Small-subunit ribosomal RNA, 3' minor domain from an uncultured Alphaproteobacteria bacterium, 145 nucleotides, folded computationally. The sequence was found in a public genome assembly. The coordinates come from a structure-prediction model, not an experiment, and the mean pLDDT is 80.
[in-house]
Context: one part of a larger RNA
RNA sequence: CACCGCCUGUCACGUCAUGGGAGUUGGUUUUACCUGAAGGUGGUAGGAUAACCGCAAGGAGUCCGCCAACCACGGUAAAAUCAAUGACUGGGAUGAAGUCAUAACAAGGUAGCCGUACGGGAACGUGCGGCUGGAUCACCUCCUU
Numbered sequence: 001c002a003c004c005g006c007c008u009g010u011c012a013c014g015u016c017a018u019g020g021g022a023g024u025u026g027g028u029u030u031u032a033c034c035u036g037a038a039g040g041u042g043g044u045a046g047g048a049u050a051a052c053c054g055c056a057a058g059g060a061g062u063c064c065g066c067c068a069a070c071c072a073c074g075g076u077a078a079a080a081u082c083a084a085u086g087a088c089u090g091g092g093a094u095g096a097a098g099u100c101a102u103a104a105c106a107a108g109g110u111a112g113c114c115g116u117a118c119g120g121g122a123a124c125g126u127g128c129g130g131c132u133g134g135a136u137c138a139c140c141u142c143c144u145u
Stems, first nucleotide, its partner, number of pairs: 003108001005105001008101002011098001013095004018090003023085012039070001041068004046064004052059002111132009
């Protein structure tokens, strides 16, 4: 600064974070299936074989090969979760001097407020129910002097 007051909402502009969003991208985890290197393990009809056994034949053992399960990586699909991004969209916060109104504060010029329904550029309006945290006038009751 004290009604030339205070103050509400829409709209416009700037900034900030944020919700929804067809989706897209990436990380992590889980499940199912496929694949299955190396490796040791188990098996073994094949092959090799100096040391052990045997006079020898051969045997044992060992090695190679083959087979099997286990299994790293990898692949496919699905799910969960986390992040980034996304046309468009919702409100929110905020910002000396923008727009339209003036809903509230005095009986704020239709008392206000709460709930609810409908309606409206916006604050809001109307209906119904409720409250007094309503002024004024009159009356009644109570308390104090």